Background:
The RNA shown here (small-subunit ribosomal RNA) has 1469 nucleotides and comes from an uncultured prokaryote. The coordinates come from a structure-prediction model, not an experiment, and the mean pLDDT is 85. The RNAcentral record of the sequence draws on ENA.

RNA sequence: AGGGUUUGAUUCUGGCUCAGAAUGAACGCUGGCGGCAUGCCUAACACAUGCAAGUCGAACGAAGGCCCAGAGCUUGCUUUGGUGUCCUUAGUGGCGGACGGGGGAGUAACGCGUGGGAACCUACCUUGGAGCGAGGAAUAACUAUUGGAAACGAUAGCUAAUACCGCAUACGCCCUUUGGGGGAAAGGCUUCGGCCACUCUAAGACGGUCCCGCGUCUGAUUAGCUUGUUGGUGAGGUAAUGGCUCACCAAGGCGACGAUCAGUAGCUGGUCUGAGAGGAUGAUCAGCCACACUGGGACUGAGACACGGCCCAGACUCCUACGGGAGGCAGCAGUGGGGAAUAUUGGACAAUGGGGGAAACCCUGAUCCAGCAAUGCCGCGUGAGUGAAGAAGGCCCUAGGGUUGUAAAGCUCUUUCAGAUGUGAAGAUGAUGACUGUAACAUCAGAAGAAGUCCCGGCUAACUCCGUGCCAGCAGCCGCGGUAAUACGGAGGGGGCUAGCGUUGUUCGGAAUUACUGGGCGUAAAGCGCGCGUAGGCGGCGAAGCAAGUUAGAGGUGAAAGCCCCGGGCUCAACCUGGGAAUGGCCUUUAAUACUGUUUUGCUUGAGUUCGGAAGAGGGUAGUGGAAUUUCCAGUGUAGAGGUGAAAUUCGUAGAUAUUGGAAAGAACACCAGUGGCGAAGGCGACUUACUGGUCCGGAUGUGACGCUGAGAUGCGAAAGCGUGGGGAGCGAACGGGAUUAGAUACCCCGGUAGUCCACGCCGUAAACGAUGGGUGCUAGUUGUUGGGAUGUUUACAUUUCAGUGACGCAGCUAACGCGUUAAGCACCCCGCCUGGGGAGUACGGUCGCAAGACUAAAACUCAAAGGAAUUGACGGGGGCCCGCACAAGCGGUGGAGCAUGUGGUUUAAUUCGACGCAACACGAAGAACCUUACCAGCUCUUGACAUAUCUAUCGCGGAUUGAGGAGACUCUUUAUUUUCCCUUCGGGGGCACAGUGACAGGUGCUGCAUGGCUGUCGUCAGCUCGUGUCGUGAGAUGUUGGGUUAAGUCCCGCAACGAGCACUACCCUUGUCCUUAGUUGCCAGCACGUAAUGGUGGGAACUCUAAGGAGACUGCCGGUGUUAAGCCGGAGGAAGGUGGGGAUGACGUCAAAUCAUCACGGCCCUUACGGGAUGGGCUACACACGUGCUACAAUGGCAAGUACAGAGGGUCGCAAACUCGCGAGAGUAAGCUAAUCCCACAAAGCUUGUCUUAGUCCGGAUUGGAGCCUGCAACCCGACUCCGUGAAGUCGGAAUCGCUAGUAAUCGUAGAUCAGAAUGCUACGGUGAAUACGUUCCCCGGCCUUGUACACACCGCCCGUCACCCCAUGGGAGUGUGUUGCAAAAGAAGUGGGUAGCUUAACAAUCGGGAGUGCGCUCACCACUUUGUGAUUCAUGACUGGGGUGAAGUCAUAACAAGGUAGCCGUA
Repeated sequence: AGGGUUUGAUUCUGGCUCAGAAUGAACGCUGGCGGCAUGCCUAACACAUGCAAGUCGAACGAAGGCCCAGAGCUUGCUUUGGUGUCCUUAGUGGCGGACGGGGGAGUAACGCGUGGGAACCUACCUUGGAGCGAGGAAUAACUAUUGGAAACGAUAGCUAAUACCGCAUACGCCCUUUGGGGGAAAGGCUUCGGCCACUCUAAGACGGUCCCGCGUCUGAUUAGCUUGUUGGUGAGGUAAUGGCUCACCAAGGCGACGAUCAGUAGCUGGUCUGAGAGGAUGAUCAGCCACACUGGGACUGAGACACGGCCCAGACUCCUACGGGAGGCAGCAGUGGGGAAUAUUGGACAAUGGGGGAAACCCUGAUCCAGCAAUGCCGCGUGAGUGAAGAAGGCCCUAGGGUUGUAAAGCUCUUUCAGAUGUGAAGAUGAUGACUGUAACAUCAGAAGAAGUCCCGGCUAACUCCGUGCCAGCAGCCGCGGUAAUACGGAGGGGGCUAGCGUUGUUCGGAAUUACUGGGCGUAAAGCGCGCGUAGGCGGCGAAGCAAGUUAGAGGUGAAAGCCCCGGGCUCAACCUGGGAAUGGCCUUUAAUACUGUUUUGCUUGAGUUCGGAAGAGGGUAGUGGAAUUUCCAGUGUAGAGGUGAAAUUCGUAGAUAUUGGAAAGAACACCAGUGGCGAAGGCGACUUACUGGUCCGGAUGUGACGCUGAGAUGCGAAAGCGUGGGGAGCGAACGGGAUUAGAUACCCCGGUAGUCCACGCCGUAAACGAUGGGUGCUAGUUGUUGGGAUGUUUACAUUUCAGUGACGCAGCUAACGCGUUAAGCACCCCGCCUGGGGAGUACGGUCGCAAGACUAAAACUCAAAGGAAUUGACGGGGGCCCGCACAAGCGGUGGAGCAUGUGGUUUAAUUCGACGCAACACGAAGAACCUUACCAGCUCUUGACAUAUCUAUCGCGGAUUGAGGAGACUCUUUAUUUUCCCUUCGGGGGCACAGUGACAGGUGCUGCAUGGCUGUCGUCAGCUCGUGUCGUGAGAUGUUGGGUUAAGUCCCGCAACGAGCACUACCCUUGUCCUUAGUUGCCAGCACGUAAUGGUGGGAACUCUAAGGAGACUGCCGGUGUUAAGCCGGAGGAAGGUGGGGAUGACGUCAAAUCAUCACGGCCCUUACGGGAUGGGCUACACACGUGCUACAAUGGCAAGUACAGAGGGUCGCAAACUCGCGAGAGUAAGCUAAUCCCACAAAGCUUGUCUUAGUCCGGAUUGGAGCCUGCAACCCGACUCCGUGAAGUCGGAAUCGCUAGUAAUCGUAGAUCAGAAUGCUACGGUGAAUACGUUCCCCGGCCUUGUACACACCGCCCGUCACCCCAUGGGAGUGUGUUGCAAAAGAAGUGGGUAGCUUAACAAUCGGGAGUGCGCUCACCACUUUGUGAUUCAUGACUGGGGUGAAGUCAUAACAAGGUAGCCGUA
């Protein structure tokens, strides 16, 4: 300090998430020692048991025990005394139980923090002053009687005090009308010195009460609250001020600077985190507060409204004799319960402190210690050195090795810790040690007793194998898993940390993701629709005063602890400890006066006033006008009009449309008209009119900061809509009809109501947009235009200035796009708004509205994105340019028939498998009767039909042959022959065969989505890229775009590009012309011979031809055109002319395209079978559908006869002449040929005649009967061919669709591969030989440029809504239940205060009757529990119901994204 995650990639915005630190933690696995800390966060739930507050005999009376002394006598009992001391006990009395300890329920408050203040109290303590005289009356204990189960009492009697009450005294004290009045006390001990107490008083200290400024959570979907309320006067009350309380008077007080209400919460020092500012938190320690079963109350006291006190009420628990009583662990332990979860019913008062006491001492679960817990922090250990045969084992492996790994073993050492033994502190100033025989030290033995946990896809350090197979599972985010998972589980190895490790929860950080430090608002979330204006905020120039802000100095405070710095002590550290610093704050005071503020006084530049001009659809009022539309009237006139993509509904012979004239009505104002004008915005458009707002310009006048912004408030505010009343021509939601369509509640058409218009009143919203709040100042320009002014010349221009309104553009800004003096630049002031997407601008609540609805405005839940700008592609029923048998123009077909063939489907035991739009379907298959063959049925073999090596045994083999069984494989058998091959050191070895063993063979079994190779396709389309440079934050761009041109990214020109590569072209083959060379098997002109005839023969080398090598064509030449280019057009020459024709040749890539069945290969699967063999069957089935073909439907023809001309091939397991036979297929025999020699082999269409005469025919040949031929082991399933007979459909083919641009289509035959046989298929060959192309509008494919995009698996894309189903949270809901609370009442315990007729009464006084005073009772006031009524509100629940979200996929349509096929969107109905 950052990283991951939106995309094909980029950048920005933006959320989610991770790495860090921390923890009173919990859970999982594991666990050696010690030190120091910490340990019910939940039920302020209930508590058994023990302990936690007592002490004082030197305040007091009494009793008992002990001791001493005495007496009596029964000599161990009774009794007396005791200035003996000690012990014990209850009681009276004193002090303390208000501290210490606990937990945090309540409390949003003067509760806390901080700083001040005054009208107060303070026991014990300290220091002064004064005093302590003299009396009295009771009462507990105790005794007696007595009630009660108990708790606890009742009555009578006795008694003491430092208990209680008068009197005296009163400096100071208190009250006061200033005359006066009032008020104390206690003694005890003593060594007799005194000490400790007591009373009054003045101070101090300590502690406390009260008041005030400031600070102190959330919600405005809580906006008004308040009647003792705010103040005054008087009184009461209190320690004291005060409405604290009461009476009267006044009507105030608080609140947008957030009152009231609701929710939550103890506050702080601090703690955690953070660079800090902040944020979160308030365990342990410390300060304050409040509480003590719940609620109320007072008493006592210096202090309480009292944790271990009292009274009452309530709930709960316990005891009970049922009458009545007792209790309060949020003290320490402990129990139950709750919970994920938190310890011992321990020791000691030795230390520190507290209470009492004169003291000894007692008490002290405060405290100090110990126990339990890895809960945390800190420290230590689990050994060290050496050790390569790199052991064994494990794991991996390319089979070589690698790794675990110096790790182990082995050898040599050490002993920290733990253990054993011994010694043995400090904590203790004189005594006293719970801890504790502890810490520490010494000695001893032995490597001995001591390592786990998480992770290893990226973030994030660390990789392999096996298993699993979208299963099981993982996961913090992204995401892994569907047969090769570094992501699941195991193992090996590795990485991190280490007595711990990991997970979970929580907090801060990262997050500048609430932005004070330190963010934003044109398009990402975000500027109110626009004004006016209140509060508030901010505010021009000069001078003077003040000193609030501000600045500086000083003082006080800011507890201690903690943090930080420097030291010290435990061996170190944690920890403890001394000192310092710090504590940004608050208060007081002194000073300064620049700035802000404030007061005063001025100024004119901001602002406004007056004057003179100017423009304008600014507003509202009244009137006027013409064109058009519609309707009505009248005329002319006749059959249509209207409307559409095409139609129809509709109108029209009752006269429409058209046209002429006239009339009426309503609404809107053509041209002018302009990124022109005006207005704050909405908005405003014929003309005239009086009324009226604002603006601009000019020079003056006079005011003197009067200004800017503006929360609330208030006004205006398109359209639609609402109310009332008018009006209604046209248009026109709804509605009706006609079309379109699968449907069409739409788009189109014909009608048409609200509405649109007017008046008045509502509504208050719009994509109310410049998606850009208002104001002020500053910061280059250029060029239009509107309204004024000035200057110069004067038709009109030029220069300049102010105010508007546009375009471009520098700097600058911006994520980019873009903005750019009209800022989105540089600054200041004020307001509004934003904080991931969805849920949702929704629900609930409130306000407004007649309603529609508007404004305000959430949460649960859910996702990891949603989004902006730009980039590259792809796509578009976008655009431009261009190409192609793409269309068009033509020719011939397919689709109809029959047959052939392939496919689907069906069938079957099997009908083997693959190929499926183009780019599967006469395709793999260049040829299924057996074989092929992979399929099926039954039969049969198991180291196998085939390969390699080992071991054992046999010495065997092999070829030919006979017979038998069997469908055959196979099994059995016979004969004769040969006993074999290679090497040899002659021992043997190798090879072959058979049998066995066991490694293995074998698989056309699966996966083409694990692959190689090969292939198809876009496409022979013209494209695809790179280096360097440049531009851009970047993806990328440029180059490759542009202007021309080409078949072409072909070439030229231009250009921030310059070059290069793969494709294109050329080079290659073939064909077309010529030349040279060479002539056999080919050729024959001339010469010769010969034949019926033939290059048959001699010969020739001219020609054809053959096959080698050359030439030739390059826009080279001429003209035109074009940019003086590239090129194009025309021409000449030429066999050929602009690539001459054809072929081979296929860029980067796309389609998870095809093929595991050509072959190869990873993985998986089968192994007496998914392997091997053999027989028969099947691949040939047949209702049907499709593709590809053949033959036809006939006269451009059929048939018959005659007759002419090719090219390219093949042939010895072959082609086969000739001859003979057969109607023929063919048969027989057989020459020649290993081929320019012989053969296949007659080419056919054509040509010449004849016939048929338009018909299901002399067309057509399917089907079928019969008879044959050939191949083959074998033609039944299931071959081809021949002959005779039979003679089906079919008369040119619907929608639709295919091929072809020249030697092409069409048509005609020929040959070859495969092959025993079996082509209508395929491949090749030649013969005859056309028509048409205006052209690029349209269909399809493709290329380039551009545009839009919400697509990127890329339009076969994306995506919206209803419905159906499951689940989830939520709103409404007749209500129901719980809690809190307001108001109005009722009620009234205990208590306090007031009153008091009744009863009662020791101290005082007394005149002896009774008083003063007390207590009880009664009563009044206040008041807790409780009750009633009526509201408000929270939470829970509720039949039913509303929408929302997620979900594998289903139904219906196709709304949006491209012009998304009707541009989309916003508001409204």